[in-house]
RNA sequence: CGUGCGCACGCGCCGAAUCCCGCGAGGGAACCGGGGAACCACCACCUUGGGGUGAAUCGCGCGGAUACCGUCGUGAACUCGCACAGUUCACGCCCGGUAUACGCGUGUAGGAGACCUUCCUGCUCCGAACCCGUCAGCUAACCCGGUAGGCGGAGGAAGGAAAGGAG
Numbered sequence: 001c002g003u004g005c006g007c008a009c010g011c012g013c014c015g016a017a018u019c020c021c022g023c024g025a026g027g028g029a030a031c032c033g034g035g036g037a038a039c040c041a042c043c044a045c046c047u048u049g050g051g052g053u054g055a056a057u058c059g060c061g062c063g064g065a066u067a068c069c070g071u072c073g074u075g076a077a078c079u080c081g082c083a084c085a086g087u088u089c090a091c092g093c094c095c096g097g098u099a100u101a102c103g104c105g106u107g108u109a110g111g112a113g114a115c116c117u118u119c120c121u122g123c124u125c126c127g128a129a130c131c132c133g134u135c136a137g138c139u140a141a142c143c144c145g146g147u148a149g150g151c152g153g154a155g156g157a158a159g160g161a162a163a164g165g166a167g
Stems, first nucleotide, its partner, number of pairs: 011152004018029004030147006040137001049135001050132004058107006065100006072092008110126004115165002117162005
């Protein structure tokens, strides 16, 4: 000097997920979500189920897995005077196709990023996951819930512009 890890303090970020009271159980405020009339909408919906939170939708390519179909082979039955041929069923898996979910890659609707809001130009990222349970359009009154979790650096925490605020 560089890199990695851990701890502490502080400052921040995604998100509704904060604050106050109480010994506690809990309660309140605020923020957030769902259900729920008329009118309007849908003129259709009901297994190809449907719906909700969330930015997280929708494609393309590859891979193995499962299911179905086709081709091929074997066996049985039926039709036919016999054979050939045809039809149906069962089994086998080489090959091919379709569908479903999963994995990987690559795009994308959309989303996030340091005083706050808006606009412009950029750069770096995200583009998940979960829940309801056959059921829900909107929706006043009314009813029912949540207040978790996870992260970050030497500045791309960038530059420019406008208004109002905050510190």
The RNA shown here (c-di-AMP riboswitch aptamer (ydaO/yuaA leader)) has 167 nucleotides and comes from Streptomyces yokosukanensis. It matches the Rfam family "c-di-AMP riboswitch aptamer (ydaO/yuaA leader)". Rfam 15.1 lists 7,607 matches to the family in 2,262 species. The model forms 92% of the base pairs in the Rfam consensus. Its mean pLDDT, the model's own confidence on a scale to 100, is 77.